[in-house]
RNA sequence: UGACUGGAUCGGGCGAUCGCUGGUCGGCUUUGGCCGUCGAGAGGAAAGUCCGGGCUCCAAAGGACAGGGUGGUCGGUAACACCGACCGGUCGUGAGACCAGGGAAAGUGCAACAGAAAGUAGACCGCCUCGGGAAACUGAGGUAAGGGUGAAACGGUGCGGUAAGAGCGCACCAGCGGCCGAGGUGACUCGGUCGGCUAGGUAAACCCCACUCGGAGCAAGGCCAAACAGAGGGGAGGUUCGGUCCGGACCAUUCGACUCUCGGGUAGGCUGCUUGAGGCGACGAGCAAUUGUCGUCCUAGAUAAAUGGUCGCCACGUUUUUGCUUCGCAGAAACGUACAGGACCCGGCUUAUCGAUCCAGUCAGCCA
Repeated sequence: UGACUGGAUCGGGCGAUCGCUGGUCGGCUUUGGCCGUCGAGAGGAAAGUCCGGGCUCCAAAGGACAGGGUGGUCGGUAACACCGACCGGUCGUGAGACCAGGGAAAGUGCAACAGAAAGUAGACCGCCUCGGGAAACUGAGGUAAGGGUGAAACGGUGCGGUAAGAGCGCACCAGCGGCCGAGGUGACUCGGUCGGCUAGGUAAACCCCACUCGGAGCAAGGCCAAACAGAGGGGAGGUUCGGUCCGGACCAUUCGACUCUCGGGUAGGCUGCUUGAGGCGACGAGCAAUUGUCGUCCUAGAUAAAUGGUCGCCACGUUUUUGCUUCGCAGAAACGUACAGGACCCGGCUUAUCGAUCCAGUCAGCCA
């Protein structure tokens, strides 16, 4: 100097003027509100509604089956499919990135075409032995080392052995399994030794294994107000707890719970509603995620849905143009400034997105 990797912050600024919503204080009031003062008023994703919860109700406690979710280990957290560190694997020169990361020797299934044969498979060409034949060729047996097909053909190289061959035997290597030792909380890693054991892929196919899981949701729920018209049928058990069973709670057994069909009326207001698993700062623990102590702050609460409009200046970017001393600097004009806006709250993930600034690291080249 260039190319890359991993993070963090901001999310245009300032002034004037008019306007909107909640709140504090004061005054007035016809109790409907009005005036003045002070201060507050969207996001990093508010989006998606994909996970996890807080909270509310079913509801006063459960069990089993089915069904769902997760899938390396250890930590963090209220919890999680999230976050951190580590292990294993793939990619990358590297910093790093990614992984639907338990089991294929429990079973079932799937894999076009080619090929003899695609998983305890298999003989097309070949090799060997015995026989028939003048010859071409042909019959039986053995074989899977050589060749062919294929993405992939039942470990690899070499030696021995054999009629010819084959882990058939041996040496070395690879994989798998057993035992032992060392390190680590652990996943796992390293080393030694024994065993010819050599059993492809796919579970993001069914399945098996381990762990785990009530449901519904602020349109939850609570309070006040308003209104009510019935008619007909069934009825001994019914309603309720995501599906089924057991079990439980409540109501009822003809004075009838409950349920079905037709039909009529009301539906307005208050609350839940914002002080929180809260923000910021300092010191400490921890590799980190995170967490302890102390201090400090209160930052929307709308309900057809408020936070905006106008003007001026500045900043940044693009284009055009002018000047100067090339790089570059300065001036003028025009245009633009992304993605995009709460509705009970919070922790995540995913997606969209204009630029600016900063920190740390890797590789390559050059100079000293």